This is a predicted structure of a 73-nucleotide RNA (SAH (S-adenosyl-L-homocysteine) riboswitch aptamer) from a Gammaproteobacteria bacterium.
Its Rfam family is "SAH (S-adenosyl-L-homocysteine) riboswitch aptamer". For this family Rfam cites "Riboswitches that sense S-adenosylhomocysteine and activate genes involved in coenzyme recycling" (Wang et al., Mol Cell, 2008). The family has 52 seed sequences and 1,354 matches in Rfam 15.1.
The sequence was found by an Rfam model in a public genome assembly.
């Protein structure tokens, strides 16, 4: 670097519906959908090989909200 699992990245409700996927079937409906994204970890495959530093995020459609923390008056 792929992939595939797991965690985490404070929360809850409502509303639309892109991509995946499912089911219909003639190229398009219909359901479902708003962690699908980033970082860690763990196996596997590939691919490289000289070390040292330095941080622990940074995001996530609309409305309402609740924790949380910090500014203004």
């Nucleotide at each position: 670097a792929u992939u595939u699992g797991c965690g985490a990245g404070g929360g809850g409700c409502g509303c639309u519906g892109c991509g995946a996927c499912a089911g219909a079937u003639u190229c398009u409906c219909u359901g479902c959908c708003a962690g699908g994204c980033u970082c860690a970890c763990a196996a596997a495959u590939c691919g490289g090989u000289u070390a040292a530093u330095u941080u622990c995020a940074a995001c996530g459609g609309c409305g309402c909200u609740c924790a949380u923390a910090a500014a203004u008056a």
Source information
Its mean pLDDT, the model's own confidence on a scale to 100, is 76. The organism belongs to Gammaproteobacteria, within Bacteria.